[in-house]
Context: one part of a larger RNA
RNA sequence: UCCGGUGAGUUGUCGAUAUCUGCAAGUCUAAGCACGUAACCGUGUGGAGGCGUAGUGAAAGCGAGCCUUAAUUGGGCGACCAAAGCAGAUGUCGUCAGACCCGAAACCGAGUGAGCUAACCAUGGACAGGGUGAAGUCCUGCGAAAGUGGGAUGGAGGCCCGAACCCUUCAGAGUUUCAAAUCUGUGGGACGAUCUGUGGUUAGGGGUUAUAUGCCUAUCGAACUCGGAGAUAGCUGGUUCUCCCCGAAAUAUAUUUUGGUAUAGCGGUCGAUCGUCCAACGUAGUGGUAGAGCACUGAAUGAUGCUGGUAUCGCAAGGUAUCUGCCUCAAUCAAACUCCGAAUACUGUCGUUGGUACUCGGCCAGUCAGACAUGCGGGGCUAAGCUCGUGUGUCAAAAGGGAAACAGCCCAGAUUCUCAUCUAAGGUCUCUAAUUUCUCCUCAGUGGUUAAGGAAGUCAUGGUUUUUAGACACCCAGGAAGUUGGCUUAGAAGCAGCCAUCUUUUAAAGAACGCGUAACAGCGCACUGGAUGAAAACCGUGGCGCCGAAAAUGAUCGAGGCUCAAGGAGAAAACCGAAGAUAGAACUCUCGUCCUUUGGACGAGGUGGGUAGGGGAGCGUUCUGUUUGCAGUGAAGGCCAGGCUGUAAGGCUAGCUGGAGCGGACAGAAGUGAGAAUGCCGGA
Numbered sequence: 001u002c003c004g005g006u007g008a009g010u011u012g013u014c015g016a017u018a019u020c021u022g023c024a025a026g027u028c029u030a031a032g033c034a035c036g037u038a039a040c041c042g043u044g045u046g047g048a049g050g051c052g053u054a055g056u057g058a059a060a061g062c063g064a065g066c067c068u069u070a071a072u073u074g075g076g077c078g079a080c081c082a083a084a085g086c087a088g089a090u091g092u093c094g095u096c097a098g099a100c101c102c103g104a105a106a107c108c109g110a111g112u113g114a115g116c117u118a119a120c121c122a123u124g125g126a127c128a129g130g131g132u133g134a135a136g137u138c139c140u141g142c143g144a145a146a147g148u149g150g151g152a153u154g155g156a157g158g159c160c161c162g163a164a165c166c167c168u169u170c171a172g173a174g175u176u177u178c179a180a181a182u183c184u185g186u187g188g189g190a191c192g193a194u195c196u197g198u199g200g201u202u203a204g205g206g207g208u209u210a211u212a213u214g215c216c217u218a219u220c221g222a223a224c225u226c227g228g229a230g231a232u233a234g235c236u237g238g239u240u241c242u243c244c245c246c247g248a249a250a251u252a253u254a255u256u257u258u259g260g261u262a263u264a265g266c267g268g269u270c271g272a273u274c275g276u277c278c279a280a281c282g283u284a285g286u287g288g289u290a291g292a293g294c295a296c297u298g299a300a301u302g303a304u305g306c307u308g309g310u311a312u313c314g315c316a317a318g319g320u321a322u323c324u325g326c327c328u329c330a331a332u333c334a335a336a337c338u339c340c341g342a343a344u345a346c347u348g349u350c351g352u353u354g355g356u357a358c359u360c361g362g363c364c365a366g367u368c369a370g371a372c373a374u375g376c377g378g379g380g381c382u383a384a385g386c387u388c389g390u391g392u393g394u395c396a397a398a399a400g401g402g403a404a405a406c407a408g409c410c411c412a413g414a415u416u417c418u419c420a421u422c423u424a425a426g427g428u429c430u431c432u433a434a435u436u437u438c439u440c441c442u443c444a445g446u447g448g449u450u451a452a453g454g455a456a457g458u459c460a461u462g463g464u465u466u467u468u469a470g471a472c473a474c475c476c477a478g479g480a481a482g483u484u485g486g487c488u489u490a491g492a493a494g495c496a497g498c499c500a501u502c503u504u505u506u507a508a509a510g511a512a513c514g515c516g517u518a519a520c521a522g523c524g525c526a527c528u529g530g531a532u533g534a535a536a537a538c539c540g541u542g543g544c545g546c547c548g549a550a551a552a553u554g555a556u557c558g559a560g561g562c563u564c565a566a567g568g569a570g571a572a573a574a575c576c577g578a579a580g581a582u583a584g585a586a587c588u589c590u591c592g593u594c595c596u597u598u599g600g601a602c603g604a605g606g607u608g609g610g611u612a613g614g615g616g617a618g619c620g621u622u623c624u625g626u627u628u629g630c631a632g633u634g635a636a637g638g639c640c641a642g643g644c645u646g647u648a649a650g651g652c653u654a655g656c657u658g659g660a661g662c663g664g665a666c667a668g669a670a671g672u673g674a675g676a677a678u679g680c681c682g683g684a
Stems, first nucleotide, its partner, number of pairs: 001684006011097002014094010026051003032045005055062002065077004100238002103235001107228006118202009127192001129161003132157001136153007165189003170185004204220001206216003213222001241618006251264005265367002267364006277355006283348003291340001292338002297334003301330003305326002308323006370395010400411003415586004420582003426576003429560003435573007447562001453547002457544010475530004480504003485499003510525001513524003587608001589605007619673001621670010637657003642653004
């Protein structure tokens, strides 16, 4: 990993409800007893009792009434016109039980463990060799002595080196191992708080501990075994055949509540009521949002004038600066401002049109993590595939076509079949189904990534000017004088800097716009004349382009490729294109009509996507009863992409195998359907 088997809503109790059955103002027996039976059980008996037939009151009680009260004209619950119950079966749900199945960590009880290990007790055992050389003692020098030197002897020590023995520092190996802790080298202790044999003691709310929460049999923040026990699990996982109809929610409120639950909301189903209900239009209203405004409440700017305060100048008059308040004028701002005030929305009523839903009750649910898009908002950075509201849509629970691919975008809602037709979004050079025509634009591969900002890109369209009295540009010539203006400065002569910026000659020429020099010089410019001969300059607006433009493996519009558009704008006519629509056939659902029923025929329909979930109808397996059949001339079972058949679960069957039992019909009862649970058992 695969195969086979096995594997999960059961049973009882008491209730609720729907349907069916029996009897009915009644209905049903329970225990017990009797009989039958191998047993389970069946039949009979048993009316004790339950529920119902009358209510009301706390009750005594009274009673079609009762209670309340001293008493009710009242009030509460009933009665009436009438009226249905009881028992059983089946389905579904609830209660209590393990209650659909598997799953804890834990808790408690009773026991078993110190053959491992911790500590202790008793009794034994072990420690090659070498080194160092304490006290004491003896001899001896000195000394009065105490003592102090020297030599010898001696043999102390949790002393030194180092085997056995004990340990395990570091490194490597090993790590489906030699080994569930080892091997190799290296290392620590090695007469001691040393190591070790045997026997014994201490037990789990405990022991033992030179303490590490260490150890107590490969297990230790509380051992192991069995039991309570199917502990509990608002948690995770799993939960087995088919078809048909309908079809959600991810919200409100509450919650030791936020991944749970209850009630409501939204779904299903059965019934009832029938005139409500829904949408659009018309009509009558409510309101204080958007906007707007400053009349209030606040914020906030400027000006004139006036009142007041503070600082300062002044002898004073008064002045200057600043702050506050008020009047007037002007311009503003506000979710918690409003003199105003929409559109939508909402409400009422009536009318019209369309629809077939709305409402009430019983039973059964699921949902309480939502997601994105878009309009309007709050939070945030007018950040987030962010977060919180609200309206709508889609997904969720929706397949199909488009967007290359792409839950939430665009188009469109799949009952089945058809080698028929028309369309939607989107497309029509090739991949790839389908295209042509006309008028413009773009040269950037823009198209096929973005902004502020920038630019004689180009097209269109405006405006203001100049121009044959010669414009604009190029070319030729002039571009001077007082004067080197004054100051400054080493110098400052148009041109480092400061101040002033006049006058003259002129066709024109700045006390100089730029380059240049140490300073001059020099070269251009403004300005003027000539030559030439027809347009020129400036300011806008719009279209399409350009720059701005940097990311990690190799690029790219889906690709090829496209400028002769297959790019952009406008116009026209075609076509393609979906599970949409239409046409034909079939099934199903709902409604209607008819037929005698199970059911059938005909007609109509905006019927038939679907998760959670509800409802309906069936298939198959095992066993039981009744009945009817098959089988050694071959039962069941098995093999075989075999054949036939049913809408499906399935059914029938040829051939091969197999070798002894097995079907059909009608009922009944369930250990009744497997792909998943890191399921369980077996096999490969």
Large-subunit ribosomal RNA, domain II from Candidatus Gottesmanbacteria bacterium GW2011_GWA2_47_9, 684 nucleotides, folded computationally. Its mean pLDDT, the model's own confidence on a scale to 100, is 83. RNAcentral holds the full RNA, with entries from ENA. The organism belongs to Candidatus Gottesmaniibacteriota, within Bacteria. Its Rfam family is "Bacterial large subunit ribosomal RNA".